[in-house]
């Protein structure tokens, strides 16, 4: 240089062949329980779905560019 894959919550990841509140586990905070802690159970917070455009009535999802990571070829 070129081709491919990936980017979603603090961490690890799922998701939708474009549609009506974007999720799980762990973690964090609060509560129940206990003499206290652990465990268990309940509740809650936490996301511009990497960035910018395009297509569309509607984009986390499709298209283009860019950024970062990984890999193949040179």
């Nucleotide at each position: 240089g070129u081709c491919g894959c990936c980017a979603u919550a603090g961490c690890u990841c799922a998701g939708u062949u474009g549609g009506u509140u974007a999720g799980a586990g762990c973690g964090u905070g609060g509560g129940u329980u206990u003499g206290a802690u652990u465990c268990a159970c309940c509740c809650a917070a936490g996301g511009u779905c990497g960035c910018a455009g395009g297509u569309u009535c509607g984009a986390u999802c499709c298209c283009u560019g860019c950024u970062g990571g990984c890999g193949g070829c040179a």